């Protein structure tokens, strides 16, 4: 120095292709069950979507820069 993949809650991912309320599992907290726990039921909190510009009425989405991490070339 050239492609290319990835980046959304505490972790793991889904939603991006073809714009229109941000979800799903664990996990956390609260109540109920239980002598207690767990596990099971019920309810809630947590997310400026990496950054940062740009199209739009509207942007995780579509465009353009960057920035981290992989991977592949040279």
């Nucleotide at each position: 120095c050239g492609g290319g993949g990835u980046g959304u809650g505490g972790c793991g991912c889904a939603g991006c292709c073809c714009g229109g309320u941000a979800g799903c599992g664990c996990g956390c907290c609260g109540c109920g069950u239980u002598c207690g726990g767990g596990a099971c039921g019920c309810g809630g909190a947590g997310g400026u979507c990496g950054u940062g510009g740009g199209u739009u009425c509207a942007a995780a989405u579509c465009c353009c820069a960057c920035c981290a991490c992989c991977c592949c070339g040279a």
Molecule: transfer RNA
Organism: bacterium